[in-house]
RNA sequence: AUGUUAUUGAGAGCGGGGUAAGAGAUUAGGCUCAUUGAUCCCCUGGCAACCCAAUAAAAUUCAUUUUGUUGAAGGUGCCAAAACCUAACCCGCAAGGGAAAUAAUAACAA
Repeated sequence: AUGUUAUUGAGAGCGGGGUAAGAGAUUAGGCUCAUUGAUCCCCUGGCAACCCAAUAAAAUUCAUUUUGUUGAAGGUGCCAAAACCUAACCCGCAAGGGAAAUAAUAACAA
C1' cells in the first nucleotide's frame, strides 16, 4: 500500500518543551484557528472502550458465537468547531431528510 467488517452530531488541556507560517485530508465555495505562536513533534494530564479483563443470559456445529453489565493493567486511537459546513444521487415548493462516495480509526486477512 490492498481487501473485509464495524464506528464516526457523545467525551477529553487556556499544562511544559521544541519548531515556525501557515492550518482545519483532497478540489471549489464558505466559515474558523493562527506571531498574544496555530499546524506538527516530544513530555505530561485526560477521554473513550475497538482489541482486552471479569461476569450474566441465550444459541449451538460443544468450544465457540451473540447480547447485556462492570472495569481500565496493557496494544492502538482520540482531546476547536458534526469527519467545521456545503457540493454529485434520491425524496421534498422550501426548511429539511435519506443513501452513497471519499476520509479517519480499530480488528482481522493475504

The RNA shown here (SAM riboswitch aptamer (S box leader)) has 110 nucleotides and comes from a Bacteroidales bacterium. Its mean pLDDT, the model's own confidence on a scale to 100, is 78.